[in-house]
Predicted 3D model of a 268-nucleotide part of an RNA (large-subunit ribosomal RNA, domain VI) from an Anaerolineales bacterium. The coordinates come from a structure-prediction model, not an experiment, and the mean pLDDT is 92. The full RNA is in RNAcentral, with records from ENA. It matches the Rfam family "Bacterial large subunit ribosomal RNA". Rfam links the family to the GO terms ribosome and structural constituent of ribosome.

Context: one part of a larger RNA
Formats: sequence, C1' cells, structure tokens
RNA sequence: CGUAGGAGAAGUGAGAGGAUCUGUCCUUAGUACGAGAGGACCGGGAUGGACGCACCGCUGGUGUACCAGUUGUCUCGCCAGAGGCAUCGCUGGGUAGCUAUGUGCGGAAUGGAUAACCGCUGAAAGCAUCUAAGCGGGAAGCCAACCUCGAGACGACUUCUCCCGGGGCGCAAGCCCCCUGAAGCCCCCUCGAAGACUACGAGGUUGAUAGGCCGGAGGUGUAAGCGCUGUGAGGCGCUCAGCUGACCGGUACUAAUCGGGCGUGAGG
Repeated sequence: CGUAGGAGAAGUGAGAGGAUCUGUCCUUAGUACGAGAGGACCGGGAUGGACGCACCGCUGGUGUACCAGUUGUCUCGCCAGAGGCAUCGCUGGGUAGCUAUGUGCGGAAUGGAUAACCGCUGAAAGCAUCUAAGCGGGAAGCCAACCUCGAGACGACUUCUCCCGGGGCGCAAGCCCCCUGAAGCCCCCUCGAAGACUACGAGGUUGAUAGGCCGGAGGUGUAAGCGCUGUGAGGCGCUCAGCUGACCGGUACUAAUCGGGCGUGAGG
C1' cells in the first nucleotide's frame, strides 16, 4: 500500500514445511514343516538403540549480586567485630534461571489409490488366457491421517461484536462552510519464562506491573553479644540460630503522574 467505510476478536484451510528409522526377548510353539539336524509364516506382548520435540519434579552441572570456613596483607585508634585486595584469593555447599549425562513424549493405528506380483469372470481366437470390456487382492513407497506455519490464498475468504453530524452545490463521486474527532490504536511510563532492535505479552491509581516492606519456600548450617567452663587453642548454653539473588504469596509505602497524537462523520 492492497484486501472498496473504519475497528476489535474468533475461525476456515488453498498451500508450505516437519516427522516417517530399527534391534532383541517372551508367547503362539519346539507347533506347521522335516528322516534328523533344525525350525517358521500369521497373530499377541515386553524391552532397547539412534534420532527428534518438550521440560527441570528426580539425578547432576553451572550459578563472579546467597551462606559458611580459611591464608597473606592493608584499613576502620587498639581488643572484639567488620571491610578492601590477592583468578569470585582459595576452599565447602547452593535458590531461581539456563541446562544433559536427567525426565516425559513421538515414529503408530487407520482409510484410499497403486508398483512388481497374485487372482475372478472373459472374448478376439468354439480351446486356452489376470485384459481387450469389466471386477478383486497387493508395499517401509504415494495421497490422507499426526505436528507446525498459513487469506498478499490479488481467487486477498467467513462469523461475531463495536463506531460514525448538519447546511450549500452536484445525477453521482465529490467539493466548500460550521460543528465534530467516534470505535479503536499509538506515543509515553512500570514491567515480562517475550526479546539483538523491533515485535509479542502483562499493567498504568476503577491499579498488584516493577521495586520496597511483611510472611513463606529454598539455601547455608547454629550469627553477633553475653554467660559458664578451660592456663590456652577451644568447648557448651541462649540457638534447627543468624544471614539470605532471581522463587510463591500478601500489602499501594515508592514509581506507572499529568498528558500528547493518529483515526472521522454511513462508505465508488
């Protein structure tokens, strides 16, 4: 810009893409078959490999804004207690998120048309013949079916809902004047398991969108201080303490204030 008014939703599915793999074991059955050795079709069930998609409850990884231990040194006057630097100083753990080696799921079933091939009926050609007319069966393959995208599918679709004034001229489209500026959308702002930007999604006081605060979960592992005890390093008690990023809730304390713009007026 188009989809012959504008707008918000929902849908249809032309078309496109993805996927399409396979082993072993049990059973049927030591049956059919076979002198024996051996050993099935068909059907039923179980469990794997590789690959793919998703996820983080489990097992782990990471986790430089969490907790603890600890070395050297400097600072806070000293003690105690802290902080800075040393690869995050080193070490032991670890929430969220992201993750695989972890977990769940997938290939299927089914239908249609077929290939090679197997048939029925059957003439040309009194026979024979699956073929010439006609009719069946038959593949991991083909078309559907499964998953995703999808109306710029210019053949531009469908459904629901919402919105829009008068006067003059003109056949109408339209032009002019006054009034109006709808539905809806955007800017801006608070943000997000969304994200390079954009887009997408949640909100903007009629508000839980983010931060703070409060409670909880999870993590760390029993803080500081004081008391008791030991010559002391230290131990014990208050203390399953103290501290705590991203997690789950609650709560308007803070910030989303106030505003601005686009879009018209019934549709060739």